[in-house]
RNA sequence: GCCGCCAUAGCUCAGGGGUAGAGCACGUCAUUGGUAAUGACGAGGCCGAGGGUUCAAAUCCCUCUGGUGGCU
Numbered sequence: 001g002c003c004g005c006c007a008u009a010g011c012u013c014a015g016g017g018g019u020a021g022a023g024c025a026c027g028u029c030a031u032u033g034g035u036a037a038u039g040a041c042g043a044g045g046c047c048g049a050g051g052g053u054u055c056a057a058a059u060c061c062c063u064c065u066g067g068u069g070g071c072u
Base pairs, nucleotide, nucleotide: 001071002070003069004068005067006066007065010024011023012022013021018055026042027041028040029039030038048064049063050062051061052060
C1' cells in the first nucleotide's frame, strides 16, 4: 500500500428497516441462626463519529476513527 472482519449495558455477546435484549456483574426483597447458593423484582446503553437513502436507520449506502486478520 491492497482486501476483509469487528465496534450495541460495567464485562461477554444477540438483534440485519417499525418501542434495544440475554447471560454474568450491580441494587432491593424473600429464604437462612448467619453467609454462600437459590428465587422474585429493579436500575443501567438514544447502538464508535459525521453525512446520505427512507414516512421511519442500531440495521441499508459513503467517509472517517479505533481494534483485529490476510496479502504484498